[in-house]
RNA sequence: AGAGUUUGAUCCUGGCUCAGGAUGAACGCUAGCUACAGGCUUAACACAUGCAAGUCGAGGGGCAUCACGAGGAUAGCUUGCUAUCUUUGGUGGCGACCGGCGCACGGGUGAGUAACGCGUAUCCAACCUGCCAUCUACCGGGGCACAGCCCGUCGAAAGACGGAUUAACGCCCCAUGAGGUACACGGAUGACAUCAGAAGAGUACCAAACGUGAGGGUAGAUGAUGGGGAUGCGUCUGAUUAGGAAGUUGGCGGGGUAACGGCCCACCAAUCCAUCGAUCAGUAGGGGUUCUGAGAGGAAGGUCCCCCACAUUGGAACUGAGACACGGUCCAAACUCCUACGGGAGGCAGCAGUGAGGAAUAUUGGUCAAUGGGCGCGAGCCUGAACCAGCCAAGUAGCGUGCAGGAAGACGGCCCUAUGGGUUGUAAACUGCUUUUAUACGGGGAUAAAGUGAGCCACGUGUGGUUUAUUGCAGGUACCGUAUGAAUAAGGACCGGCUAAUUCCGUGCCAGCAGCCGCGGUAAUACGGAAGGUCCGGGCGUUAUCCGGAUUUAUUGGGUUUAAAGGGAGCGUAGGCUGGCUGUUAAGCGUGCCGUGAAAUGCGUGGGCUCAACCGACGCACUGCGGCGCGAACUGGCGGUCUUGAGUUGGCGGAAAGUGCGCGGAAUUUGUGGUGUAGCGGUGAAAUGCUUAGAUAUCACGAAGAACUCCGAUUGCGAAGGCAGCGCGCUGCAGCCAUACUGACGCUGAAGCUCGAAAGCGCGGGUAUCGAACAGGAUUAGAUACCCUGGUAGUCCACGCAGUAAACGAUGAGCGCCAGCUGUCCGGCCCGAUUGGGGGCUGGGUGGCACAGCGAAAGCGUUAAGCGCUCCACCUGGGGAGUACGCCGGCAACGGUGAAACUCAAAGGAAUUGACGGGGGCCCGCACAAGCGGAGGAACAUGUGGUUUAAUUCGAUGAUACGCGAGGAACCUUACCCGGGCUCAAACGGGACAGGAAAGUUUUUGAAAGGAGGCUGUCCGCAAGGACCUGUCCCGAGGUGCUGCAUGGUUGUCGUCAGCUCGUGCCGUGAGGUGUCGGCUUAAGUGCCAUAACGAGCGCAACCCCCACCGACAGUUGCCAGCAGGCAAAGCUGGGGACUCUGUCGGGACUGCCGGCGCAAGCUGCGAGGAAGGCGGGGAUGACGUCAAAUCAGCACGGCCCUUACGUCCGGGGCGACACACGUGUUACAAUGGCAGGCACAGAGAGAAGCCACCCCGCAAGGGGGAGCGGAACUUGAAAUCCUGUCUCAGUUCGGAUCGGAGUCUGCAACCCGACUCCGUGAAGCUGGAUUCGCUAGUAAUCGCGCAUCAGCCAUGGCGCGGUGAAUACGUUCCCGGGCCUUGCACACACCGCCCGUCA
Repeated sequence: AGAGUUUGAUCCUGGCUCAGGAUGAACGCUAGCUACAGGCUUAACACAUGCAAGUCGAGGGGCAUCACGAGGAUAGCUUGCUAUCUUUGGUGGCGACCGGCGCACGGGUGAGUAACGCGUAUCCAACCUGCCAUCUACCGGGGCACAGCCCGUCGAAAGACGGAUUAACGCCCCAUGAGGUACACGGAUGACAUCAGAAGAGUACCAAACGUGAGGGUAGAUGAUGGGGAUGCGUCUGAUUAGGAAGUUGGCGGGGUAACGGCCCACCAAUCCAUCGAUCAGUAGGGGUUCUGAGAGGAAGGUCCCCCACAUUGGAACUGAGACACGGUCCAAACUCCUACGGGAGGCAGCAGUGAGGAAUAUUGGUCAAUGGGCGCGAGCCUGAACCAGCCAAGUAGCGUGCAGGAAGACGGCCCUAUGGGUUGUAAACUGCUUUUAUACGGGGAUAAAGUGAGCCACGUGUGGUUUAUUGCAGGUACCGUAUGAAUAAGGACCGGCUAAUUCCGUGCCAGCAGCCGCGGUAAUACGGAAGGUCCGGGCGUUAUCCGGAUUUAUUGGGUUUAAAGGGAGCGUAGGCUGGCUGUUAAGCGUGCCGUGAAAUGCGUGGGCUCAACCGACGCACUGCGGCGCGAACUGGCGGUCUUGAGUUGGCGGAAAGUGCGCGGAAUUUGUGGUGUAGCGGUGAAAUGCUUAGAUAUCACGAAGAACUCCGAUUGCGAAGGCAGCGCGCUGCAGCCAUACUGACGCUGAAGCUCGAAAGCGCGGGUAUCGAACAGGAUUAGAUACCCUGGUAGUCCACGCAGUAAACGAUGAGCGCCAGCUGUCCGGCCCGAUUGGGGGCUGGGUGGCACAGCGAAAGCGUUAAGCGCUCCACCUGGGGAGUACGCCGGCAACGGUGAAACUCAAAGGAAUUGACGGGGGCCCGCACAAGCGGAGGAACAUGUGGUUUAAUUCGAUGAUACGCGAGGAACCUUACCCGGGCUCAAACGGGACAGGAAAGUUUUUGAAAGGAGGCUGUCCGCAAGGACCUGUCCCGAGGUGCUGCAUGGUUGUCGUCAGCUCGUGCCGUGAGGUGUCGGCUUAAGUGCCAUAACGAGCGCAACCCCCACCGACAGUUGCCAGCAGGCAAAGCUGGGGACUCUGUCGGGACUGCCGGCGCAAGCUGCGAGGAAGGCGGGGAUGACGUCAAAUCAGCACGGCCCUUACGUCCGGGGCGACACACGUGUUACAAUGGCAGGCACAGAGAGAAGCCACCCCGCAAGGGGGAGCGGAACUUGAAAUCCUGUCUCAGUUCGGAUCGGAGUCUGCAACCCGACUCCGUGAAGCUGGAUUCGCUAGUAAUCGCGCAUCAGCCAUGGCGCGGUGAAUACGUUCCCGGGCCUUGCACACACCGCCCGUCA
């Protein structure tokens, strides 16, 4: 000293929370010792029991009890002793009693009290004071009773009463009176005086107690101590408490008191307190101090000290120096107890203790030894004050639980990448050492003998010294010594961030955690356990409370344009603040001194307990209050003066300022009449409505009410609200010019008063238009709305009320100061003159831009949100709520003032980047449009959903799943189901043992797998043994089981869209921006220009492949122009490389050339040339990233799960089910066609368990023969097209589903469940609703061919190949998707967002 938390990120505002310290604490876990301090915060609740105030015999009468003495008697007995009984106040002493002093202190508590209660300062000439001190004077005489004791009565008791007798330092009377008090005189003196008042003398009243000459008493004076009273200042919250007071305020006179006083009383007057907060309500003992804080402050008032108040509750007095009295009295009340029912007793907020309450607070202890108190001459007695001890971690401080060595870094635990390592950890064991503490034994008499008694001495009347005697609760304690032996002693919380400290297991939004943010939904460093670690340590955590952090109530030290916050505006009262010069004063202010600020506490210094805490000493501080001086700058008071603030005067022009009256035209509606005919009106489109009873339209005349077109503008005026046709009257205003006058007359402004848009209210008018409510028509899922047709209040006027608005510049008023530039409105001045319309200066207003500065930023910026001063108003997290209650106002509506409970961890402001918008601009894409052909209707094929099923294995699910994984499910595949088997296992690796070569064949059982047998065979090596097989055991297995949200890899999509970033620099507090924006251009962030940016990277393009042209080289299996041969024919043969072709390598195209446009980049041209022209066509190639997109079942892999099964083998079934729904396809519905016949032309591929020419058989599928070909060689033949014929618009010679029959082929096997062929059958379907898909050229459409997989095939699928070969694009408004710029935003999981209301 700060930190966490609002956001995707940022800055700010702002709240919440944390880290610190503290406590009379409590609770949880734990606990060895010592010292010091502390211990009912709650029920001022109730209390059993004991104790807490007595003492004096040196005041007294006495004598119950005890002891002694004396007398008497009896007994044991030795003249005497002892014991017992009895008498005796004679002695010590003493219960009860009279008397004195004390009991008003000490101790407890904080209920009450907001007060002179407390604190501080001052005052009392308005007062008292026992005991104590000093001084003065005195103590003469006499008398009387009442307790006790005795007698008696009543009562259960407590107790009461009567009678008799009696003492005193008890009480009374008389005397004396230095003196005191009162009264009436007196009048010195005080500058004056109506005021104060000395000396003096007079009258009245007032004392005493004795006793031992210790002492004691009486009266008086003084002091000290203690008290009483008065005053200034300070002393909590609420204004949703604004008025309060009748003895109230004052006076005169009295009473009362120690004393002043309405303290009390009679009379008189009507005052007194209060917004500087009276009264009322709530809360509370106050202070020294304590905690916290840098301080200023804030909070608290337990222990200790001072003051106050109280003593069951309320009231009252008595006694006394002192009380209205805690352990006194009386009365009342409640409660408890006793009772013989008639009556009585009691008061722990004293110390212990009990119950109760409560989260919670101790022993019914010891001693008067010390300190202190009461009494006493004293000894002494009393003292729950006090000192000690006991209990309690409840606080502070100190000590200890050992120290050193010791690595095989042990065992065990935990973790990991696990043959190994890490950590626990020098920790342990083990060796050596020490002994505080502990235990035992012994010593010990410190503190402390202070004091007291007695004796003596010194000095001189109470001090000191000395001798002697004696006094200790704690306590046989502290302390010291010896012995023993590491021996007797460590825990708590935490480990996601804040905040120091991390891993494993368990759990699976469960259990739980949590101070805030937040963790937990199968890999949790946040839950629970463990291991390890961190922090503190005889404690550690939690809870509660206070201060701090919080500058988050801001005096120090905050704010109010948009975050909470400027009153709607003006006038103005109180208040606050107030110009220049000068004189004076000294209240504020400064300074010096004095008094006080109790002690304790705090701080410093140096001491005492072994140290420390603690304690004692000294010093300082105690920031305060009061007094006496000095000073005079500033503030204030008083006086003088000035003119610049303010105002007045004269003049000038100015304006939609207010108000009253008058006038005007256009428009609207309406009335009457005319013309005129079928509609008008209204809307997105309509309808309601009006209209043949004549509307709308149009003309003329009339009526009414309201509002003032153009001018008109960042224009003007007004305090704000607000103000607009024209004229006049009245009222008000600011400005400018002149500078004559006044001389600070000023500013602000709580209350108060006034004004105050629209709507609203009351009353009376008025009512043309418009128009809440209402009605109807539409719209809509609905439409109590938006739109339409009507229409009441209202809108207008007068008077009155209301008093609010986003009453906004969201910006209070006033004054001063601080660069400028530029418009405009209203003034003034100067200059310019052969008619200019301009220039300059100076005021006031209203705008724009901008420097400094300010601001969180946006922005403000002489009209401040800058720099300062003055005054007012307002704010202190969001919601609840401008709500409730109360009060005030109002006719009402409602307005003003204005909370709390509860709840949240935010709510907000500005700006940033994205995403988004039924915002804008620019641009692109088969995106739309323009076209061509399809899908959606039918049948079938196939995939999916659903349903079904023993199973219909699993995955894929908008685009981006659905002829997808699957490029081949009859068994196998196969993962699913049923059944039958196996458990080292179906396969594989390693080790050990036993047997056997391997292997082949066969019988039986079984559905098969498998089981049980038989036969043959006898490997290599000399042997040991080896290869292989079988069996047994062991270690590795196996899993298409789960998690694609733990992952790798791969893939889809946005998208082949043009984007995505970086370095340095610059800008910004920052997120971030710039670059990448702008203009032009491009298919393109392609390029050019511009430019606080300059460069660069990943993408684009190019480099790669195929196709199109040419060349070179090569020339078989391809080719055949020329030459030769040859056939029925044919590159068939010799040969050739020209051509085609194949293959390889090159060339070619670059806006290079020309014209036009353009700065350039580039664009453009039925341009040239060229096979190809502006990217020539196609492919491969997919930036940063998005969708927790897809895949654990292709593979790999973490974790979890199964192990005679979730593994594995076999047979059969299923994946092919079928009321339905969807996707993708095939074939069609026909004549651009079908059928039949004839004829022609490809490319790219594949082939040996293969392709199969050709021949024969079969209608055919195919079968039987059989040549060629591992391929430019053989298989090898396209179809549409074209030609001819036929069909003639029909469910057909279209269409071919379905079904029946007969076959072929593959295969172990075609039932579930193959394909193909032939014959027969001949379904739906006649071009397909809403909607929707593909395609821009060799494309669409159409036609066939091939290949992969594959025994075969459900292929109409997929991937390729060629043949024939179109139409259309005006264009970018709209739909979809995308790119860039910009704008808005309360979204950021980002519009499939957010969010409001209702209901559950």
Background: A computed fold for a 1400-nucleotide RNA from an uncultured bacterium, annotated as small-subunit ribosomal RNA. Its mean pLDDT, the model's own confidence on a scale to 100, is 84. Rfam family: Bacterial small subunit ribosomal RNA.